[in-house]
Context: one part of a larger RNA
Molecule: small-subunit ribosomal RNA, 5' domain
Organism: soda lake metagenome
RNA sequence: GAACGAACGCUGGCGGAAGGCUUAACACAUGCAAGUCGAGCGCACCCUUCGGGGUGAGCGGCAGACGGGUGAGUAACGCGUGGGAACGUACCUUUUGGUUCGGAAUAGCCCCGGGAAACUGGGAGUAAUACCGGAUAAGCCCCUCGGGGGAAAGAUUUAUCGCCAAAAGAUCGGCCCGCGUCAGAUUAGCUAGUUGGUGAGGUAAUGGCUCACCAAGGCGACGAUCUGUAGCUGGUCUGAGAGGAUGAUCAGCCACACUGGGACUGAGACACGGCCCAGACUCCUACGGGAGGCAGCAGUGGGGAAUUUUCCGCAAUGGGCGAAAGCCUGACGGAGCAACGCCGCGUGAGGGAUGAAGGCCUCUGGGCUGUAAACCUCUUUUAUCAAGGAAGAAGAUCUGACGGUACUUGAUGAAUAAGCCACGGCUAAUUCCGUGCCAGCAGCCGCGGUAAUACGGGAGUGGCAAGCGUUAUCC
Numbered sequence: 001g002a003a004c005g006a007a008c009g010c011u012g013g014c015g016g017a018a019g020g021c022u023u024a025a026c027a028c029a030u031g032c033a034a035g036u037c038g039a040g041c042g043c044a045c046c047c048u049u050c051g052g053g054g055u056g057a058g059c060g061g062c063a064g065a066c067g068g069g070u071g072a073g074u075a076a077c078g079c080g081u082g083g084g085a086a087c088g089u090a091c092c093u094u095u096u097g098g099u100u101c102g103g104a105a106u107a108g109c110c111c112c113g114g115g116a117a118a119c120u121g122g123g124a125g126u127a128a129u130a131c132c133g134g135a136u137a138a139g140c141c142c143c144u145c146g147g148g149g150g151a152a153a154g155a156u157u158u159a160u161c162g163c164c165a166a167a168a169g170a171u172c173g174g175c176c177c178g179c180g181u182c183a184g185a186u187u188a189g190c191u192a193g194u195u196g197g198u199g200a201g202g203u204a205a206u207g208g209c210u211c212a213c214c215a216a217g218g219c220g221a222c223g224a225u226c227u228g229u230a231g232c233u234g235g236u237c238u239g240a241g242a243g244g245a246u247g248a249u250c251a252g253c254c255a256c257a258c259u260g261g262g263a264c265u266g267a268g269a270c271a272c273g274g275c276c277c278a279g280a281c282u283c284c285u286a287c288g289g290g291a292g293g294c295a296g297c298a299g300u301g302g303g304g305a306a307u308u309u310u311c312c313g314c315a316a317u318g319g320g321c322g323a324a325a326g327c328c329u330g331a332c333g334g335a336g337c338a339a340c341g342c343c344g345c346g347u348g349a350g351g352g353a354u355g356a357a358g359g360c361c362u363c364u365g366g367g368c369u370g371u372a373a374a375c376c377u378c379u380u381u382u383a384u385c386a387a388g389g390a391a392g393a394a395g396a397u398c399u400g401a402c403g404g405u406a407c408u409u410g411a412u413g414a415a416u417a418a419g420c421c422a423c424g425g426c427u428a429a430u431u432c433c434g435u436g437c438c439a440g441c442a443g444c445c446g447c448g449g450u451a452a453u454a455c456g457g458g459a460g461u462g463g464c465a466a467g468c469g470u471u472a473u474c475c
Stems, first nucleotide, its partner, number of pairs: 001475001003473001006471005013345004020337001021303001026301003030298003035062003040059002043056005069256003078181007087173002092169008100134004110123005140149003154161002182228003189219003194216008231253004235246004258279005281292004309335001311334003317331001318329004348378004358369004383412006392402001419464005424445003430459005440447002
């Protein structure tokens, strides 16, 4: 000198577009953050113009594996980059073929119970795109090549939307490998599923992934093992560069979801707002037993130098469901708060004295403040008031949270708007008074013990300016 997710002190007019718990991955009151489909199904209730429409719980389907948060763990194929073969892929696209005949249940509802509650037991009976069986099999799977196995679902407003099998694509993902990826040797030896083989199991798939048997290997001063620290990257800051430091916001990947473990469902999870077990904590209880998980958005306590509203809207973009209308969406779009940073604008402009007053200094002559003020002539950015008033809507109509906002026009009147730091040298800018090694200053050198340009105040000056200084950190 530059930078900053900054903080602190003094000060503070406006706008634009950004960012805002770096600390306790500490604990959380309250509300909301994931639903949707009646064009899959039965039932109950309500309305009815008798055509139908609506609401509710339930069965069923799809979605809840996305989106959003955090950085605890992880020195690792985690990430980055470049390759590889033994894989999966709902929804979407293309193509081919099919969509046949039956059956048994069950929730809701009704009846009878248990319980304080959470919830739950028994009985009767019912529907389906829920479940099961038979048939069929181009292609599919297995095979000793003889053969064997395996599918479907309907709805309707008659337009279609679906369902099953197979092949291909696209997308997304799982796995393996080369290279790169912090510090410590005051860590030198580490390893028994350990290293390899055969066989088997398991997986979507390769593989000690797991198991049985066999062999005795494997890694290491080119730093194994151990310890400490840390999410990685694109990037960001600095620097002429090489490099150094860093990884907030935005984007990609990874990991985590009170702590630890586990599987279920599913195309996909070992699943933040799903389930089970254990633990700590909090809450309810009729003491028998139950409920919960903000590292989602707001918000509270706590910690801290320190970080915002328990706001508006689905109008736009995007997502889920639905044939659609639409519903949901604290994603998102906006508004609010704080100069936290960046950028822009303003706080007036021109004229105006050998120069008012006041203040300060003085060699008492005067000098500085200073064209500064007053005063005259203008202007109206901004401010206030009034009138008009968007684009953003997706090319018919309708639909705007922001918002009567931005913007435009008019009116009023210089009116509403300047501070902070420094002035010994480095370093631009000096004098007076007070103080007297005191009080104090200080980045370094150093100032202060009676004439202090260095402390405190006044005047003046210099610098920057809605900011200015200080502190922390990095180059």